About this RNA:
This is a predicted structure of a 94-nucleotide RNA (TPP riboswitch aptamer (THI element)). Model confidence (mean pLDDT): 78 of 100. It matches the Rfam family "TPP riboswitch aptamer (THI element)". About the family: Vitamin B(1) in its active form thiamin pyrophosphate (TPP) is an essential coenzyme that is synthesised by coupling of pyrimidine and thiazole moieties in bacteria. The previously detected thiamin-regulatory element, thi box was extended, resulting in a new, highly conserved RNA secondary structure, the THI element, which is widely distributed in eubacteria and also occurs in some archaea. Analysis of operon structures identified a large number of new candidate thiamin-regulated genes, mostly transporters, in various prokaryotic organisms.

RNA sequence: CACCGUAGCUAGGGGUGCUGCCACAGGCAGCUGAGAAUUACCCUUAUUACCUGAUUCGGAUAAUGCCGACGUAGGGAAGCUUUGGCUUGCCCUC
Numbered sequence: 001c002a003c004c005g006u007a008g009c010u011a012g013g014g015g016u017g018c019u020g021c022c023a024c025a026g027g028c029a030g031c032u033g034a035g036a037a038u039u040a041c042c043c044u045u046a047u048u049a050c051c052u053g054a055u056u057c058g059g060a061u062a063a064u065g066c067c068g069a070c071g072u073a074g075g076g077a078a079g080c081u082u083u084g085g086c087u088u089g090c091c092c093u094c
């Protein structure tokens, strides 16, 4: 120096579904989830943020982007610093 990992900084990307009730521009409660929306949460080079295919297919459910398949699919947002590497690789010095 490279590679792999840890932590931090800065910058960036992403999602607002389903059901019931009510006094219905909305509020409250229930379901899944990190998050169903905000001083939050997740993700940043990718088989794991998220989107598309998809008004897809199978299963479950009160119902749903609930679970699985599709799926190593096609897209998708990065730089710097720090620190570690048992026995990682290369180069230099003694």
Base pairs, nucleotide, nucleotide: 001089002088003085004084005083007081008080009079010078011044012043013042014041017031018030019029020028021027022026050075051074052073056069057068058067059066